The RNA shown here (transfer RNA) has 73 nucleotides and comes from a bacterium.

RNA sequence: GCGCCGUUAGCUCAGCUGGCAGAGCAACAGCCUUUUAAGCUGAUGGUCGCUGGUUCGAUUCCAGCACGGCGCA
Numbered sequence: 001g002c003g004c005c006g007u008u009a010g011c012u013c014a015g016c017u018g019g020c021a022g023a024g025c026a027a028c029a030g031c032c033u034u035u036u037a038a039g040c041u042g043a044u045g046g047u048c049g050c051u052g053g054u055u056c057g058a059u060u061c062c063a064g065c066a067c068g069g070c071g072c073a
Stems, first nucleotide, its partner, number of pairs: 001072007010025004019056001028042004049065005
């Protein structure tokens, strides 16, 4: 330098045939328990890496850039 893959909640990851962003774990509150743990319930938590483009509408499609990984040179 070229190609491919990835970037979504604090962490691990879904969601990609475009139409209100989700799960598990963690943390928080409540119930239970003498207390803790376990169990149950609830609520909270997101500029979907950045900038542009297409579209009535973009996490999703297109382009560029950034970061990480793999391969080739």

About this RNA
The sequence was found in a public genome assembly.